The RNA shown here (transfer RNA) has 71 nucleotides and comes from a Candidatus Sungiibacteriota bacterium. Its mean pLDDT, the model's own confidence on a scale to 100, is 82. The RNAcentral record of the sequence draws on ENA.

RNA sequence: GCGGGAUUAGUAUAGUGGUAGUACACGUGCUUGCCAAGCACGAGACACCGGUCCGAUCCCGGUAUCCCGCA
Numbered sequence: 001g002c003g004g005g006a007u008u009a010g011u012a013u014a015g016u017g018g019u020a021g022u023a024c025a026c027g028u029g030c031u032u033g034c035c036a037a038g039c040a041c042g043a044g045a046c047a048c049c050g051g052u053c054c055g056a057u058c059c060c061g062g063u064a065u066c067c068c069g070c071a
Base pairs, nucleotide, nucleotide: 001070002069003068004067005066006065007064010024011023012022013021018054026042027041028040029039030038047063048062049061050060051059
C1' cells in the first nucleotide's frame, strides 16, 4: 500500500428498513434480627460525518479505532 471483518448501556452480547432487547453490574423498594441470596421497579447504548428512503442501528459512500490476510 491492497483486501476482508468488527464497532450497540459500565462490561459481555442479540437484533433487524418501522418503539433497541437480554445477562451481569448500578439505583430504589420489598423480604431478613444483620449480610448475602431472592423478588419488583427504574436509569443507562446503536463509533463519527454524509447520502438513499415516508422512515436508517440495519442499505450506500467516506472517516476513525481494533483484528485477520496479502504484498